[in-house]
């Protein structure tokens, strides 16, 4: 000095990622509540079953009238496996109480998937035409490798994956 191995630090991608706050619409003239009134008479309702508890049940009209979850916008903060998500397990909370289940949701652990956003289609979630998640396809984009051109830093094509890429410094090893 070069190659390989391994580690630390810094950094890039762009409609980039996450967070809480403020605000707006949606949810919804819905739920709940109040008044008037019609029908029914044993069912039924309360996630499922058992036992227990509670409530008569279903409408119409009038009055009053939300919230949560989900979303948009704005600036701010933290960031670049940012983060998201599948599966398995555990715990907490909610669906009247107990038991057994189940559904929802949150957190933690393990393990897998995704470079990034975007459009369309499909599936799931969702009150939803919003929106979210996943998959497929398309073009775009960053990056590396290879090939060709250009002829000196760019273009085109193909392929790969973030366990990637760039820079600096170091460890080990070989020459």
């Nucleotide at each position: 000095u070069c190659g390989c191995u391994u580690g630390a630090u810094a950094g890039a991608g762009g409609u980039g990622c996450g967070g809480a706050a403020u605000u707006c619409a949606u949810c919804a003239g819905u739920a709940c509540c109040c008044g008037u009134u019609g029908g029914c008479a044993a069912u039924g309702g309360u996630c499922a079953g058992a036992c227990a508890g509670c409530c008569g049940c279903c409408g119409a009209c009038g009055g009053a009238g939300a919230a949560a979850g989900g979303g948009g916008a704005u600036g701010c903060c933290g960031c670049c496996g940012a983060a998201a998500u599948g599966c398995u397990g555990a715990a907490a909370c909610g669906g009247u109480g107990u038991c057994u289940g189940u559904c929802g949701c949150u957190u933690c652990a393990g393990u897998g998937u995704u470079g990034g956003g975007u459009a369309a289609g499909c599936a799931g979630g969702g009150a939803a035409u919003a929106c979210c998640u996943g998959c497929u396809u398309g073009a775009c984009u960053g990056u590396c490798a290879c090939a060709a051109g250009u002829a000196u830093u760019u273009u085109u094509g193909u392929g790969g994956a973030g366990c990637g890429c760039u820079a600096u410094c170091g460890u080990g090893u070989c020459a």

A computed fold for a 175-nucleotide RNA, annotated as Lysine riboswitch aptamer. The sequence was found by an Rfam model in a public genome assembly. Rfam family: Lysine riboswitch aptamer. Gene Ontology term of the family: lysine biosynthetic process. Rfam describes the family as follows. Riboswitches are metabolite binding domains within certain messenger RNAs that serve as precision sensors for their corresponding targets.